[in-house]
RNA sequence: AAAGUCCACCGGGCGAUCGCGGUGGCGGCCUGCCGCCAUCGAGGAAAGUCCGGACUCCGCAGAGCUGCGUAGCAGGUAACGCCUGCCCACCGUGAGGUGAGGAUCAGAGCAACAGAGACGAGUCGGCCAGGUUGCGAAACCGAGUCGGGUGAAACGGGCAAUCUCUACGCGGAGCAACACCAAAUAGGCGGCCGUUGAUCCUGCUCGGGGAGGCCGCGGGUAGGUGGCUCGACCCGGCGAGCGAUCGCCGGUGCAGAUGAAUGAUCGCCACGACGCCCGAGAGGGCGUCGAACAGAAUCCGGCUUACAGGUGGACUUUGCCU
Numbered sequence: 001a002a003a004g005u006c007c008a009c010c011g012g013g014c015g016a017u018c019g020c021g022g023u024g025g026c027g028g029c030c031u032g033c034c035g036c037c038a039u040c041g042a043g044g045a046a047a048g049u050c051c052g053g054a055c056u057c058c059g060c061a062g063a064g065c066u067g068c069g070u071a072g073c074a075g076g077u078a079a080c081g082c083c084u085g086c087c088c089a090c091c092g093u094g095a096g097g098u099g100a101g102g103a104u105c106a107g108a109g110c111a112a113c114a115g116a117g118a119c120g121a122g123u124c125g126g127c128c129a130g131g132u133u134g135c136g137a138a139a140c141c142g143a144g145u146c147g148g149g150u151g152a153a154a155c156g157g158g159c160a161a162u163c164u165c166u167a168c169g170c171g172g173a174g175c176a177a178c179a180c181c182a183a184a185u186a187g188g189c190g191g192c193c194g195u196u197g198a199u200c201c202u203g204c205u206c207g208g209g210g211a212g213g214c215c216g217c218g219g220g221u222a223g224g225u226g227g228c229u230c231g232a233c234c235c236g237g238c239g240a241g242c243g244a245u246c247g248c249c250g251g252u253g254c255a256g257a258u259g260a261a262u263g264a265u266c267g268c269c270a271c272g273a274c275g276c277c278c279g280a281g282a283g284g285g286c287g288u289c290g291a292a293c294a295g296a297a298u299c300c301g302g303c304u305u306a307c308a309g310g311u312g313g314a315c316u317u318u319g320c321c322u
Base pairs, nucleotide, nucleotide: 001318002317003316004315005314006313007312008311009310010309012269013268014267015266016265017264018263020041021040022039023038024037025036026035027034028033029032043293047304048303050302051301052300053299054298055174056173057172058171067170068169069168070167071166072086073085074084075083076082087101088099089098090097091096102165103164107163108162109159110158123148124147125146126145127144128142130141131140132139133138178226179225180224181223188217189216190215191214192213193212200208201207233253234251235250236249237248238247239246240245271290272289273288274287275286276285277284278283
């Protein structure tokens, strides 16, 4: 210098104007709305909903069977199918990467093409025990042994990403869980009044009308509140450990919406592409464009997938120079 490998990280910044949601304070009244001020307001994946948990409700004496999942050895963790270390196998010159890596004398099943034969089949050739026929030469049968051919594999094995066996784990549904408050209307239950005319038209008298009316209780619905966000959290330091991780200390770190806020416009700067100009060059100036994937919805730990552009570190291989 060129090709790579593995980690870690960023995901535009500032200002002005307008606007949205949460919380707190103050004020106004129409008492649950409005105004002002302060403060906070998406992500590395908030995504897929694929694993594991917390939490809630339902179910459950105990045991067994079935079913599903996982699989080297050890460790980490609340738990895991996740992570770490080591071994082994495979791939790579290498840094490194990948692994569904328990068991095939418990049983079953499977194996393209080629080949006589592919799971109990036995081919060709040589040597040749022995036997039969033959006067003999020789022919035929043939145990054993050696070699050849096909093929990944030929009485010795392979596959458990086929059933199976072994060990371990697993109750179900999910915040639209669940709990509380609670209209209108229509059912339900109880009490009282009512054809000796209630209630109603209608505030009163008269008149009309003719079977319900009133009160209470209870369940459910609309609606509202809680659950709801401070937690196996995040950041920093120190210590233990090869590491995953753990312990201690410190911190002015902390969205909670519910038809669902977290935005829009403009200006400047930074970044990238293209064009033009200046400059010997390094570089500088101007103009036009561009800037991803995506977006909370109970929360957390993982995995997987998407992603414009950019930054840092460790290492490998090859070439060249000193």
Bacterial RNase P class A from a Burkholderiaceae bacterium, 322 nucleotides, folded computationally. Its mean pLDDT, the model's own confidence on a scale to 100, is 79. Rfam family: Bacterial RNase P class A. Gene Ontology terms of the family: ribonuclease P activity, dimeric ribonuclease P complex and tRNA processing. Rfam describes the family as follows. Ribonuclease P (RNase P) is a ubiquitous endoribonuclease, found in archaea, bacteria and eukarya as well as chloroplasts and mitochondria. The gene name in the source record is rnpB. The sequence is in RNAcentral, with records from ENA. Lineage of the source: Bacteria > Pseudomonadati > Pseudomonadota > Burkholderiales > Burkholderiaceae.